[in-house]
Molecule: transfer RNA
Organism: bacterium
RNA sequence: GCACUCGUAGUUCAACGGAUAGAACGUGGGCCUCCGAAGCCCAAGAUCAAGGUUCGAUUCCUUGCGGGUGCACCA
Numbered sequence: 001g002c003a004c005u006c007g008u009a010g011u012u013c014a015a016c017g018g019a020u021a022g023a024a025c026g027u028g029g030g031c032c033u034c035c036g037a038a039g040c041c042c043a044a045g046a047u048c049a050a051g052g053u054u055c056g057a058u059u060c061c062u063u064g065c066g067g068g069u070g071c072a073c074c075a
Base pairs, nucleotide, nucleotide: 001071002070003069004068005067006066007065010025011024012023013022018055027043028042029041030040031039048064049063050062051061052060
């Protein structure tokens, strides 16, 4: 340099064009308890960026940024 692939809560992952973007763990609060742990309940918290297509985009397209893999170059 070229190709492919990934980018979503603090972390690990769902959602393959449609309703309020979900789950687990973690965090905060409450209940319980003599105090904790466990258990139960509640809450906060995210789509890498900018455009495009569409009635509608996390999803499709373009460019950029970042991670990974392969290939090429390396007198």